This is a predicted structure of a 101-nucleotide RNA (c-di-GMP-I-GGC riboswitch aptamer) from a Gemmatimonadota bacterium. The sequence was found by an Rfam model in a public genome assembly. NCBI's taxonomy places the organism under Bacteria, Pseudomonadati, Gemmatimonadota. The model forms 95% of the base pairs in the Rfam consensus. The coordinates come from a structure-prediction model, not an experiment, and the mean pLDDT is 80.

[in-house]
């Protein structure tokens, strides 16, 4: 600078379980190992996931002579990230062991 064995120094730890924050996606802690040469870091691009609040629509009940319009608390749909994923893939940072040049 390129690579990455059935090698070594180590390392990290998905599903599951418990505990524990959170509306929920998820995250942390512990026990577990599918699997991992960056399975170390960072949400900058691409993608996924969630949906408390907001946005809209619709139920609903109010009120009215009657329709229009309006609409409180509740329920349901959708749509939304400013929430989240690095073990989705890019991209940037940084770095152990080797092997070859």
């Nucleotide at each position: 600078u390129u690579c990455g064995a059935c090698a070594a120094c180590g390392g990290c730890a998905a599903a599951c379980c418990c505990g524990c924050c959170g509306a929920a996606a998820g995250a942390c802690g512990g026990g577990g190992a599918c699997g991992c040469a960056a399975a170390g870091c960072u949400a900058c691009g691409a993608g996924g996931c969630u949906a408390c609040c907001g946005u809209g629509g619709g139920c609903g009940c109010g009120g009215u002579c009657u329709g229009a319009g309006c609409g409180a608390a509740g329920c349901c749909c959708a749509c939304c990230a400013u929430g989240c994923c690095g073990g989705u893939c890019g991209a940037g940072c940084c770095g152990c062991c080797g092997a070859a040049g």